[in-house]
């Protein structure tokens, strides 16, 4: 794009078309083929009128109806597509091998007779259908005779043509063969004579012959579906001779003879199918279809058969058989909608039991006319195509309402309303006898015929009559916007977006894919988009699809080159001349039906539709011409190919002989305890003497070095030496043959290894097997043994990653460099060099390629031939066939299933690849894991034990501090504009104190008290408080996977990128890689790159040295003074705190590339980043946090909000993390006038004094702090204890106190006395640390009423070790492989278990189709017979001729029997396959 469509939703009117695609299933009922009285005989009835003896008769009806004889038609028209792959169809021819009713035309004729028969009448049989006997009768029915042309038959003859077979024409004599009348008219001729008959005439019929037209038969060529898993078929088969038969040729049929015929250019068989013009699609070439319309064919319940006829083997005819249905008196009969309607059934699905012969067409008729379900119309169906309408203009307040919203608005929307118009369609009324129609008949005129101005024929003209559709088309009128819009879609493809609901549910989906709480994808709504009386969906065809490729594809790696050559058919083929004209090219002619398509003109108002004309129909046939090319024929040539002569290299092949090394075995000697084997072992061998070593012998197999991308061969493949036989290749030079060439479907041959058969052989090796190891296991890898086999001969097998994953041949198209064989040249030879031919490699240009790559050995450019491919899986499988001894091979599907499978390259990630780094390992020191306790977590428990955090990177984490509060949880009590914010109204200052109830919140009551601003006052205002109404407040409720911000982590790792340029089809690459170097993508050098940014480093802070400035609260060298830097004095020092200096590989030496830099040294407080801190690139982990804060969405609103009391977060069988204290002597205890730093302090730090054993208490000075206080630093030093559960350790518990606080019961800290648990250095495992570090010791601070073993800081004492980078972990760079990309915690294979699906085998079983052989043999035509029967003819007759019945014969449908083939269904069980 299309459709004979169907389904869903919807539906105003019209025109033109179209409508059982399925069950060629079965059919009730009606109709669909009759007509002619001008061929013939016969011939009613009802009714009406009259008469009547009342029985009836006459007339009319009426020569009507109905029937019969006869003629013509019924073979057309109409239906259907079952069968048919060719007896079909299409195109072009032939028929000299034929027929043709009716029709046209030409010529001629139609004489004279005969015998019957139906109807009818009578009788009989039968239920019926129907049949039968006798009798009468007519014809255009039937039968002789006559006549007869150019008809037909045979004969002989002439001419013409010829395919040499014949054919046609002409004339001759012989034989055979015809006929029918009807109607109208007229008397010119004849007879009766009004008129009629013979006759004449007209028309229509009839007969013979010819021609034409039309229709048909037969024949030929070409075209015309799929399967080769159908390869051979055929006996009337192929041909001949002779007959028969037909309209006609012919094995069409028969007898005989011969043995042929068809087939790879697809016979035979199977499956499917009516064919064509044309239809749909497509740019075309093609592909698909074969409804309607038209041509042809076939069929008519199924099968068979003939009759009649011009024509049939006959849809509405006959006979027979069969199935089915119906009637029946059971004896027997009837029927055939694939005609039009209609019914049942089937189905997703397809119409009225309508009307009319008015038109067109057909049959009959002289005609009127009759018949016509052909046809014309109408009805039903949006089934299709076409045009029309459902209104038009103005109209903003942008109404109401809906939807949405950022609450401002936006949108439906100039849409509606409103105003002004128009009137198509529908509905009503009127008009409209419109158009579609001319024949016939009657009149007039002309013409033909005739004796004729009758009649008749033909023509012209006038008149009259006929309409199913239908009161329809069309027109007019008044009124009236009134009665007339839906469907699909809105994620991308693909035009069109929001809200709500839902929450991987419900659902959508053509492909990709949507849906797991913010869905433009589901459902609904609003809005929009598209089409529109339709719109979607489904189905089918073509297109896109160059996705079967002729136009117009491919085969190295994506699917695809046969394992290899030889060669048949076939295809294809060098140079040249002549001829021919098959192909080819040009032109002419015929045909290519009409319709359709296209162009043009015209008719319906337009269009669809219809009509006229043209073009086209690319085809076929035939004629003429041309001769370039191809083919063919003949001749010539030598460039292809081949043979001859001379050389050359070689693991080419076959067979025989032969050699040495090595292994093993046997034998003899020497010799002694091991050998062997492995990662390490063991099995194994060995004291019966192994291994080792030496002499001799046996046997089999394989041939080290040479040896080489060297050689040979078609491939497989070929390797000691030698002999024999033998194939191929190459080189050189001449003559020779003369296209002999190339490829190659089938075919036949060769063909590694393994395997098979028979017979040998068997040293080594070695499947299977055994043992030993390894291992979780080890049916393996390793070891010790070991059989087939490996070897030989003969025969099979026929496959390999049989690979260059690259078929063969020929020609052409830059080079460079090796190597093998041969030749030529230069040179005196050799070496070398140059060059030609043939092989074999590497690199590389153009070109090609998706890229990788190939590149004179092409995967380049061309030609020829062969093979092969067409998504993945199922599957190289099943079935069938062929081959094989078997194993198996060759050929080779489908169902079903998936949306991919695959190639090349890219970036990452990964790896048991390389380089490098890090307390990563190692080397060390100290811990954790064991104990008790503290603290966090899990789990459990509970009314609640609030919540979050979960590997590193959750777990002394949020929490820098839960008794109430905090608090978010639980119990109970109580509040509802609320504890808090803004707005409104009313009242009142605010506020303070007291009492009662209550657990408190809260409720009730009493007292005090009046302020600020304006104003004379009344009053008003601001603020606070109280009461009230509603907007709202409030939520630590949910979503960290809707978010912002902040944070953790990789990681302080050295990386992450960009611009321009260049390269690549592209993704991308380059830069950023490489050589060095660094802590570093830090730097240097090189480089198709050159630069730049974020990171690194530096700049910042702090500590370490110095200088300057400054000198109190700090300091004190000098002077004086004191208990004391206490005071005077001073600011040198320390210190404080501000500004500077200082370090840069700067200097020297060496190494390095004259670099960057590295190593060492000097100087220096500090040396190679001086130590520490702050600082965290692009990004990753949907990492963490909605309970800090902010925030979208959702949820609660007398509660999920707010207040209060009490409780809980503090529970406790248990498990884990992080810590503290220990287990002791490097220690405990006692003593002691040693020495810090950072900090903090007014609701505070608190000296000092007094009291208390102590925690602490009572007083009180000083200090808002370099001034006073916290404040005692502790490890240290001295003494003692003497290795024990202790003078260790301190848990637990009791008693008594103390502090904070409203309050220490649940549930705080501290003190004193008493108690004195586990624990004796900790399993597997695991953590931190590289120097002022670890370890160890104490001090301070934050938060805080109180509470520290935690955290954050501070200082004191102060180590050990690092060989090194193999390994573990993490990271960086480079490279490589990849089937990974949520990226190795990836991907993924097979069995097993379960479910479902399709399929193979299967004892068998059921059905369809079909074949061979045989049996039966209806009807029928044919043949024979015909003794029975018979009107026409012959015959005087008898009888004959001729015919019929009957009988017989062969043929044959249905049916039957035995046995095959093939297809399909089912089938216990079974095999594999697919999906989950």
């Nucleotide at each position: 794009a299309a459709c004979g469509a169907a389904c869903g939703c919807u539906g105003g009117a019209g025109g033109c078309g179209u409508g059982c695609u399925u069950a060629a299933u079965a059919c009730a009922u009606g109709c669909a083929a009759g007509u002619c009285g001008a061929a013939c005989g016969a011939g009613a009835a009802a009714g009406u009128a009259c008469c009547u003896u009342c029985g009836g008769g006459u007339a009319u009806g009426a020569g009507u109806a109905a029937a019969g004889u006869g003629g013509c038609a019924a073979a057309c028209g109409g239906g259907u597509g079952a069968g048919u792959a060719a007896u079909a169809c299409a195109u072009a021819g032939g028929u000299a091998a034929u027929c043709u009713g009716c029709c046209g035309u030409u010529a001629g004729g139609a004489g004279g007779g005969g015998a019957a028969u139906a109807a009818c009448c009578c009788g009989c049989c039968g239920a019926a259908a129907g049949g039968u006997g006798g009798g009468c009768u007519a014809a255009u029915a039937c039968c002789g005779c006559a006549u007869a042309u150019g008809a037909c038959c045979a004969c002989a003859g002439u001419c013409a043509c010829u395919a040499c077979g014949g054919u046609g024409a002409c004339a001759g004599g012989g034989g055979u063969g015809a006929a029918a009348g009807a109607u109208g008219g007229c008397c010119u001729c004849u007879a009766c004579u009004u008129g009629u008959a013979a006759g004449c005439u007209a028309u229509c019929a009839c007969c013979u012959a010819g021609c034409g037209a039309u229709g048909a038969g037969c024949c030929u060529a070409u075209g015309c579906a799929c399967c080769a898993u159908u390869a051979g078929c055929u006996u009337g088969u192929u041909g001949g001779u002779g007959g028969g038969g037909u309209a006609a040729c012919a094995g069409c049929c028969c007898a005989c003879c011969a043995a042929g015929g068809c087939u790879a250019c697809g016979a035979u068989g199977g499956u499917u199918a009516g064919c064509u013009g044309a239809u749909c699609u497509g740019a075309g070439a093609g592909g698909u279809u074969g409804a309607u319309c038209a041509g042809c064919c076939a069929c008519a319940c199924u099968g068979g058969a003939a009759c009649u006829g011009a024509g049939a083997c006959a849809c509405g005819g006959u006979c027979c058989a069969g199935a089915c249905u119906c009637c029946u008196a059971c004896g027997g009969g009837a029927g055939g909608c694939a005609g039009c309607a209609g019914u049942a059934g089937g189905g997703a699905a397809u119409a009225u039991u309508g009307u009319g012969c008015a038109a067109u067409g057909g049959a009959g008729g002289a005609a009127a006319c009759u018949c016509u379900g052909a046809c014309g119309c109408a009805g039903c169906g949006a089934c299709g195509c076409c045009g029309c309408g459902u209104g038009a203009g103005c109209g903003a307040u942008g109404a109401a309402g809906g939807c949405u919203u950022u609450c401002g608005g936006g949108u439906c929307g100039c849409a509606a309303a409103g105003c002004u118009c128009u009137g198509u369609c529908a509905a009503a009324a009127g008009g409209g006898a419109a158009g579609a129609a001319a024949a016939a008949c009657a009149g007039u005129c002309c013409u033909g015929u005739u004796a004729a101005u009758a009649a008749c024929u033909g023509g012209a003209u006038u008149g009259c009559u006929u309409g199913a559709c239908g009161g329809u088309a069309c027109c007019u009128u008044a009124a009236a916007a009134g009665g007339a819009a839906g469907c699909a879609c809105c994620g991308g493809c693909u035009a069109a977006c929001u809200a709500c609901g839902u929450g991987c549910c419900a659902g959508c989906a053509g492909c990709c894919g949507c849906g797991g709480u913010a869905a433009u994808a589901c459902g609904u709504a609003g809005g929009g988009u598209g089409c529109a009386a339709g719109c979607g969906u489904u189905g089918u065809u073509c297109g896109g699809a160059a996705u079967c490729a002729u136009u117009g594809g491919g085969c190295g790696u994506a699917a695809a080159g046969c394992g290899c050559g030889u060669g048949u058919a076939g295809g294809u083929g060098g140079u040249u001349a002549u001829g021919c004209a098959a192909g080819u090219u040009g032109g002419g002619u015929g045909u290519g039906a009409a319709a359709u398509c296209c162009c043009u003109c015209g008719g319906c108002u337009c269009a669809a539709c219809c009509g006229g004309g043209g073009a086209a129909g690319u085809g076929c046939a035939u004629c003429c011409a041309a001769a370039a090319c191809u083919a063919c024929a003949u001749g010539a040539c030598u460039a292809g190919a081949g043979g001859a002569c001379g050389g050359u290299a070689g693991a080419g092949g076959a067979a025989g002989g032969u050699g040495g090394a090595a292994u093993u075995c046997c034998u003899a000697g020497u010799g002694u305890a091991g050998a062997g084997g492995u990662g390490a072992a063991a099995u194994u061998c060995g004291u019966a003497g192994a291994u080792a070593u030496c002499g001799g012998g046996a046997g089999g197999a394989a041939c080290a070095c040479c040896a080489g991308u060297g050689g040979c061969g078609a491939a497989g493949g070929c390797g000691g030496c030698u002999c024999u036989c033998u194939g191929g290749a190459c080189c050189a030079a001449u003559a020779c043959u003369g296209a002999c060439g190339c490829u190659g479907a089938g075919a036949a041959g060769c063909g590694a290894a393994a395997g098979c058969g028979u017979g040998g052989g068997g040293a080594g090796c070695a499947a299977a097997c055994a043992g030993g190891a390894u291992u979780a296991g080890a049916u393996a890898c390793c070891c010790u043994g070991g059989u087939a086999g490996u070897c030989c001969a003969c025969g099979c097998c026929g496959u390999a990653a049989a690979c260059g994953a690259u078929g063969g041949g020929u020609a052409c198209u830059a080079g460079g460099u090796g190597u093998u064989g041969g030749g030529g040249g230069u040179u005196u030879u050799a070496c070398u060099c140059c060059u030609c031919c043939a092989g074999u490699g590497c690199c590389g240009g153009a070109g090609c390629u998706a890229a990788c790559g190939c590149a004179u050995u092409a995967a380049g450019u061309a030609c020829c031939c062969c093979g092969c491919c067409u998504g993945g899986g199922a599957a190289g499988u099943a079935c069938g066939g062929c081959c094989g001894c078997a194993a198996g091979g060759c050929u080779a599907a489908a169902a079903c299933u998936c949306a991919a499978a695959g190639g090349a390259a890219u970036u990452g990630a990964c790896g048991g690849g390389g380089c490098c780094c890090g307390c990563a390992c190692a080397a060390g020191c100290g811990g954790u894991g064991g104990a008790g306790c503290a603290u966090g977590u899990g789990g459990u428990u509970c009314a609640a034990u609030u919540c979050g955090a979960c590997g590193c990177a959750a777990c002394g984490c949020g929490a820098a501090g839960a008794a109430c509060c905090u608090u978010a949880c639980c119990u109970g009590g109580g509040c509802u504009u609320g504890a808090c914010a803004u707005c409104c109204c009313a009242g009142u200052a605010a506020c303070c104190c007291c009492c009662u109830g209550g657990a408190a919140a809260c409720a009730g009551g009493g007292g005090g008290g009046u302020g600020c601003c304006c104003g004379c006052a009344a009053g008003g205002g601001a603020g606070c408080c109280u009461g009230g109404a509603g907007a709202c407040a409030g939520g630590u409720g949910c979503u960290g996977c809707a978010u912002g911000g902040c944070u953790g982590u990789c990681g302080u790792c050295a990386g992450c990128u960009c611009g321009u340029g260049u390269c690549g089809u592209g993704a991308g690459a380059u830069g950023u890689u490489g050589g060095g170097u660094u802590a570093a993508g830090c730097c240097c050098c090189g480089c198709a790159a050159c630069g730049a940014g974020c990171g690194c480093a530096a700049c910042c802070c702090u500590c370490g040295c110095c200088u300057u400035u400054a000198g109190u609260u700090g300091c004190c060298a000098u002077c004086a003074u004191u208990u004391a830097g206490u005071u005077g004095g001073g600011c040198a020092c320390u210190c404080u705190a501000a500004a500077g200096g200082g370090a840069c590989c700067g200097c020297c030496g060496g190494c390095g590339a004259c670099a960057a830099g590295c190593c060492g040294g000097a100087g220096g407080a500090a040396g190679g980043u001086g130590g520490g801190g702050a600082u965290g690139a692009c990004g990753u982990c949907a990492a963490g946090u909605c309970c800090u804060c902010a925030u979208g969405g959702c949820c609660c609103u007398u509660a999920c909000g707010g207040c209060c009391u009490g409780g809980g977060c503090u529970a406790c069988a248990c498990a884990c993390g992080u810590g503290c204290u220990a287990c002791a002597a490097u220690g405990g205890c006692g003593g002691u006038g040693a020495c810090a730093a950072u900090g903090g302090g007014c609701a505070g730090c608190g000296a000092c004094c007094u009291c208390g054993c102590g925690a602490g208490a009572g007083g009180c000075a000083g200090c808002g702090a370099a001034u006073c206080c916290c404040a005692a630093a502790a490890a240290g030093c001295c003494g003692u204890c003497c290795c024990a559960g202790u003078u260790c350790a301190g848990a637990u518990u009791g008693c008594a106190c103390u502090c904070u606080g409203c309050a220490a019961c649940u549930c705080g800290g501290g003190u004193g006395c008493a108690u004195g648990a586990a624990g004796g250095u900790g399993g597997a495992a695991u953590c931190g640390c590289u120097a002022g570090u670890a370890a160890u010791c104490g001090c301070a601070g934050a938060a805080c009423a109180a509470c520290a073993g935690g955290c954050u800081g501070c200082g004191g004492u102060g180590a050990a070790u690092a060989c090194g980078u193999u390994c573990c972990c993490g990271g960086g760079c480079c490279u490589u492989g990849u089937a990974c990309a949520c990226a190795c915690c990836g991907c993924c294979c097979g069995u097993c278990a379960c479910a479902c699906c399709a399929u193979g085998g299967g004892a068998g079983u059921u059905g369809g189709c079909u074949c061979u052989a045989c049996c039966c043999g209806a009807a029928g035509a044919c043949g024979g017979u015909g003794c029975g029967c018979u009107a026409a003819c012959c015959g005087c007759a008898a009888g004959g001729a001729a015919g019929c019945a009957g009988c017989c014969g062969g043929c044959c449908a249905c049916g039957g029997u035995c046995g095959g083939g093939u297809c399909a269904g089912c089938g216990a069980c079974u095999g594999g396959g697919g999906u989950g």
Small-subunit ribosomal RNA from an uncultured bacterium, 1476 nucleotides, folded computationally. Its mean pLDDT, the model's own confidence on a scale to 100, is 83. Its Rfam family is "Bacterial small subunit ribosomal RNA". The sequence is in RNAcentral, with records from ENA and SILVA.